RNA sequence: AGAGUCGACCGGAUGAUCGCUAUUCUGCUGUAACAGGCAGUUUGGAGGAAAGUCCGGGCUCCACAGGGCAGGGUGCCAGAUAACAUCUGGGCGGCGCGAGCUGACGGAAAGUGCCACAGAAAAUAUACCGCCCGCAAGGGUAAGGGUGAAAUGGUGCGGUAAGAGCGCACCGCGCUGGUGGCAACAUCAGUGGCAGGGUAAACCCCACCUGGAGCAAGAUCAAAUAGGGAUCCAAAAGCAUGGCCCAUGCUGGAUCCGGGUAGAUCGCUAGAGGUGAAUGGUGACAUUCAUCCCAGAUGAAUGAUCGUCCUCGACAGAACCCGGCUUACAGGUCGGCUCUCACU
Numbered sequence: 001a002g003a004g005u006c007g008a009c010c011g012g013a014u015g016a017u018c019g020c021u022a023u024u025c026u027g028c029u030g031u032a033a034c035a036g037g038c039a040g041u042u043u044g045g046a047g048g049a050a051a052g053u054c055c056g057g058g059c060u061c062c063a064c065a066g067g068g069c070a071g072g073g074u075g076c077c078a079g080a081u082a083a084c085a086u087c088u089g090g091g092c093g094g095c096g097c098g099a100g101c102u103g104a105c106g107g108a109a110a111g112u113g114c115c116a117c118a119g120a121a122a123a124u125a126u127a128c129c130g131c132c133c134g135c136a137a138g139g140g141u142a143a144g145g146g147u148g149a150a151a152u153g154g155u156g157c158g159g160u161a162a163g164a165g166c167g168c169a170c171c172g173c174g175c176u177g178g179u180g181g182c183a184a185c186a187u188c189a190g191u192g193g194c195a196g197g198g199u200a201a202a203c204c205c206c207a208c209c210u211g212g213a214g215c216a217a218g219a220u221c222a223a224a225u226a227g228g229g230a231u232c233c234a235a236a237a238g239c240a241u242g243g244c245c246c247a248u249g250c251u252g253g254a255u256c257c258g259g260g261u262a263g264a265u266c267g268c269u270a271g272a273g274g275u276g277a278a279u280g281g282u283g284a285c286a287u288u289c290a291u292c293c294c295a296g297a298u299g300a301a302u303g304a305u306c307g308u309c310c311u312c313g314a315c316a317g318a319a320c321c322c323g324g325c326u327u328a329c330a331g332g333u334c335g336g337c338u339c340u341c342a343c344u
Stems, first nucleotide, its partner, number of pairs: 001340010012309007020045003025040005047315001051326002054324005059214004071210005076090005091105001092103004106205002111203002113199003128145002130141004153171006172194001173192008218266004228257006237251005273292008310313001
């Protein structure tokens, strides 16, 4: 210098004027006192994804003695965390010269199912060509050819009629033991001729986890309406029961309780919070100290106009709150590391 890889960050700047929304203070108004209203004033006012609503949690209401089944989810190991399908570190497999990237990565010798076409045969195995024996009929064989996404270990030597783990060596695989590691796993030694295709994001088995609905959750105040309860007023009237009286019940009014619609208020933003430092840890992260307050609307604010400048500005806008994931994104800045080339 070029090529690459990983991580962090920015997301037009600045000034003026006029608004919108929340808020501090002051004045006026208002009230019994608050509340409220008006004017001025102080301060704040979208994002890295506010998005998709795909996971996890807080919070709220409902359900719930305990245990089990069903259903759902997760799936190498260890850790982080409030929790997770997230993250960190490690193991194994794959890709890359490398930095590094990446994998739903338990079980197919528990059982069931499925495997198009081609092919002899797709799993209780089997034999088209070939090879060998045989005159033939027939038999032996699975080396070689051929099919397929996938075919009963691979290479070599021996062996044989031809062949074949039939025998042997190495590799692979299973089992047993040793060593290292918390573990996944690695490695070494011995042993078995070899278990016998693939598929578990097919059923299933194993291990672990797991109630439902969501801020239009939910709570408080409370005009109105229906039905309800209590007390009081009744000197009166009517109706029903009854042959009549008494009596009982119903019909009335007032006050209060209760109810809960409209409406209002809360929930609502000080939080698993931000920033900085120190300490512990490889790291995710944790602890301590200091410091900061950083939207909170509810027909729903965050805008408009003008001036100056530049590299002429992408994706996009809160609605209970956090942790993740995924997706979109013009352009730009910084740092670690790798490879190649050149020079010293």
Notes
Bacterial RNase P class A from a Candidatus Eutrophobiaceae bacterium, 344 nucleotides, folded computationally. Of the family's consensus pairs, 94% are formed in the model. A source record names the gene rnpB. The RNAcentral record of the sequence draws on ENA. Its Rfam family is "Bacterial RNase P class A". The family's RNA type in Rfam is ribozyme.